[in-house]
RNA sequence: CCCGGAGUAGUUCAGUUGGUAGAACAUGAGACUUAUAUUCUUAGAGUCGUGGGUUCAAAUCCCACCUCUGGUU
Numbered sequence: 001c002c003c004g005g006a007g008u009a010g011u012u013c014a015g016u017u018g019g020u021a022g023a024a025c026a027u028g029a030g031a032c033u034u035a036u037a038u039u040c041u042u043a044g045a046g047u048c049g050u051g052g053g054u055u056c057a058a059a060u061c062c063c064a065c066c067u068c069u070g071g072u073u
Base pairs, nucleotide, nucleotide: 002071003070004069005068006067007066010025011024012023013022019056027043028042029041030040031039049065050064051063052062053061
């Protein structure tokens, strides 16, 4: 230089033919226990990497850029 993959909650990830943004773990609160742990219930937490475009409507489609990563030369 060229060709791919990834970027979504604190973490690991789902969400694909555009139509309300989710799970597990972690964290806070409550129940249980003499107490802790386990278990159960419940709550909070994300302008979906950045900026544009298309559309009534974009995490999702298109373009550019940024970060990480794989391959080739």
Molecule: transfer RNA
Organism: Patiria miniata